Predicted 3D model of a 76-nucleotide RNA (transfer RNA) from an Actinomycetota bacterium.
Model confidence (mean pLDDT): 83 of 100.
It matches the Rfam family "tRNA". Rfam classes the family as a transfer RNA.
Taxonomically the source falls in Actinomycetota (Bacteria, Bacillati).
It was read from a public genome assembly.

[in-house]
RNA sequence: AGGGGAGUAGCUCAACUGGCAGAGCACCGGUCUCCAAAACCGGCGGUUCCGAGUUCGAGUCUCGGCUCCCCUGCCA
Repeated sequence: AGGGGAGUAGCUCAACUGGCAGAGCACCGGUCUCCAAAACCGGCGGUUCCGAGUUCGAGUCUCGGCUCCCCUGCCA
């Protein structure tokens, strides 16, 4: 340099054909317990990597950029 993949909650990941952004874990509170753990119930938590475009409507489609991973190649 070229090709491919990924980026969404603190972490790991979903989100169908574009139509109200979710789950588990973690965290906080409660029930239970002599206490704690476990279990159960409830709650908190989002600039969907950044910018622009299309659209009534974008996590999803289009364009540009950034970061990470894999493959191929060049120079030393």